[in-house]
Molecule: Glycine riboswitch aptamer
Organism: uncultured Phycicoccus sp.
RNA sequence: CCGUGUGGGAGAGUCCCCGGACCGUCGGGGCGCCGAAGGGGCAACGCUCCCCAGAACCUCUCAGGCGCAAGGGACCGCACGGG
Numbered sequence: 001c002c003g004u005g006u007g008g009g010a011g012a013g014u015c016c017c018c019g020g021a022c023c024g025u026c027g028g029g030g031c032g033c034c035g036a037a038g039g040g041g042c043a044a045c046g047c048u049c050c051c052c053a054g055a056a057c058c059u060c061u062c063a064g065g066c067g068c069a070a071g072g073g074a075c076c077g078c079a080c081g082g083g
Base pairs, nucleotide, nucleotide: 001082002081003080004079005078006077007076008075013031015030016029017028018027019026020025032066033065034064038062039060040059041058046052
């Protein structure tokens, strides 16, 4: 540094409309929002000082996400394995 298992892990409307559903909750549309899957962009530095290269939790919001739950989740802890 990489992988596996495990634990922790945020943000943002169930606001409006429609259709179902029938004691409970699904789907679609609209607008409004979030950034911590992924993806795009760039500074300093480097360089033959041109090209090029160049990070993010910054930025864009393409993707993804925004009631509860589930799932996902950058990043972090522990254990094990490999280089």